[in-house]
Context: one part of a larger RNA
Formats: sequence, structure tokens, C1' cells
RNA sequence: CGCAGGAAACUUGAGGGGAGCUGGUCAUAGUACGAGAGGACCUGAUUGGACGAACCUCCCGUGUGCCAGUUAUCGUGCCAACGGUAGCGCUGGGUAGCGGAGUUCGGCAGGGAUAAACGCUGAAAGCAUCUAAGCGUGAAGCCCACCCCAAGAUAAGGUUUCCCGUCCUGUGCCGCAAGGCACAGGGCCUAAAGGCCCCCGGAAGACUACCGGGUUGAUAGGCCGGGAGUGCAAGCCUGGUGACAGGUUCAGCGAACCGGUACUAAUCGGCCGUGCGG
Repeated sequence: CGCAGGAAACUUGAGGGGAGCUGGUCAUAGUACGAGAGGACCUGAUUGGACGAACCUCCCGUGUGCCAGUUAUCGUGCCAACGGUAGCGCUGGGUAGCGGAGUUCGGCAGGGAUAAACGCUGAAAGCAUCUAAGCGUGAAGCCCACCCCAAGAUAAGGUUUCCCGUCCUGUGCCGCAAGGCACAGGGCCUAAAGGCCCCCGGAAGACUACCGGGUUGAUAGGCCGGGAGUGCAAGCCUGGUGACAGGUUCAGCGAACCGGUACUAAUCGGCCGUGCGG
């Protein structure tokens, strides 16, 4: 820009893409078969491998915004307690998120038309023949079925809902009338539904897009409560010459998690958007 008014939501599916793998074990059954040795078809059940998708409850990893220990050195006057630097200084753990080696799930089943092949009926050709007319059975393959995209599918689809003045004149229709409806011309006034800009944000994201929120508000931050995690703070007391230990103390601290709460910031606003033809 188009999809012959504008808008919101929900959809149909032309068409396209993805997936499609396979082993073992058990039952049937030590049956059929076979002198024996051996040993099935068919059907059903179950468990794996590889591959794939989704997810983070569990396990493991990361986790430079969490906690603790510790070395050297500098600083806060000193002690103590802290802070800076040294690859996050090093070390031990670790929330959310992200991830896999973790967890769950997938291939199935079913229908249609067929291939090779196997048949029925059956002539040409009194027989025979699956084929010439006609009709069946029959593959991991084909079409559908399963998952995803999808109306620029320009043949541009569908459904529901929402939205857009007033006055004058003329004509037509309806009406007993007041008046109403439609069309044309004119005057004046307006800017709908909805969307965007902007802002607060997001398991969304390169940008954009997408999703949530914008005071009629829990969108983010803060604060409060809870939880995960660290692992028993500081100060003081006691014991010890001391390093240190014990008590107060399952303490203290505490990110991204779960809630609550308008304290802070989403203020105030602006722009786009008003019927083509018969």
C1' cells in the first nucleotide's frame, strides 16, 4: 500500500513445513513342524537404544548482585569491627534464571487409493485364462490422520460485536394528522469506535515486534511479611599466658523467588482516525 466505510476480537484452511527409526524379553508354546537336534508363523504384553520436543519437581552444572572462611597489603587515628586491591585475590557452599548428563512426552493405532504379488467372475478362442469389460486382497512407501505456520489464498475468505452531526430547501414514499424514512443540493458545527506517540515494565526481545501496566493503578522500584541459601553475627560475659574456645545464638546476614502495601516513578498531554459506486 492492497483486501470498495472504519475498528476490535475470535476463526476457516488453499497451500507449505515437521515427525515417520529400531533392538531385546515374556505369553501364545517347548505348541505347529521335525526321527531327533532343534523350533516357528499369527496375535497380545512389556522393556530398551538412538533421535526429537517441552520443562526445571528431582539429580548435576553455572550462578563476577547471596552467605561464610582465609592470605598479603593499603585505608577508616589506635584496639576491635569494616572497606579497597590482588583473575570474583583464593577457598567452601548457593536462590532465581539459564542449561543437561536430569524429568515428562513423541513415533502408535485407524481410514482411503495403490506397487510387486495373490485371487473372483470372464470372453476374444464352446476349452483354458487374475483382464480384454467388471470385482477383490495386498507395503516401513502415496493421500488422510498427528504437530507447527498459514487469507498478499490479489480467487485477499468467515463469524460476532463496536462506531460516525444538526439545520434549511427540493423530490419521492408512508401516515387522518403531528411527523417519520430515503435521495439530491446548500449552510453551520464537529472528530466517533479504535489506534499510536510518550512513560513504568516483562521467563518477549539484536533493533523492531510481541505481552502486561499507566492513578478508576500493584507495571517496576522501595518498604513490610514469607521463603530459598549460608551456618551461629556484632557487642558483652566466662575460661585460657596465648592462638582460641564456650554462652547469649538453629544466631546474624539474606539477589533475581512468593505475597502484601500507593511511599517513589508510570504526570499533564499530543497525534492519527469522519462512506467509493450502482